[in-house]
RNA sequence: ACCGAUAAAUCGCAAACCUGUCGAAAGGCAGGGACGCAAAGUCAUGGGUCUAAAGCCGUAAUUGAACGGCCAUGAUCGCCAGGCUGCCGAA
Numbered sequence: 001a002c003c004g005a006u007a008a009a010u011c012g013c014a015a016a017c018c019u020g021u022c023g024a025a026a027g028g029c030a031g032g033g034a035c036g037c038a039a040a041g042u043c044a045u046g047g048g049u050c051u052a053a054a055g056c057c058g059u060a061a062u063u064g065a066a067c068g069g070c071c072a073u074g075a076u077c078g079c080c081a082g083g084c085u086g087c088c089g090a091a
Stems, first nucleotide, its partner, number of pairs: 012037002017032006035078001041084003045081003048076003055070005
């Protein structure tokens, strides 16, 4: 110097749920709260999953509203893979 975990220490993040807020929704953000996490730091690049406002098609119809189907351009990195970055570290 490199590798290094079912070890230790320090620091850290924060699921469900509740409140507020933004959003059509999925979900995001803030506060509370801890189920968990050694990358639960970061990037939607590939796959997966969730949502379906707008759009298209259909039902219906004077029109509109409504309902059904398709659809990501929306969301998720705490679903998996991959990229980038990174703390401690005994045998």
Predicted 3D model of a 91-nucleotide RNA (c-di-GMP-I riboswitch aptamer) from Anaerolinea sp. The coordinates come from a structure-prediction model, not an experiment, and the mean pLDDT is 80. NCBI's taxonomy places the organism under Bacteria, Bacillati, Chloroflexota, Anaerolineae, Anaerolinea.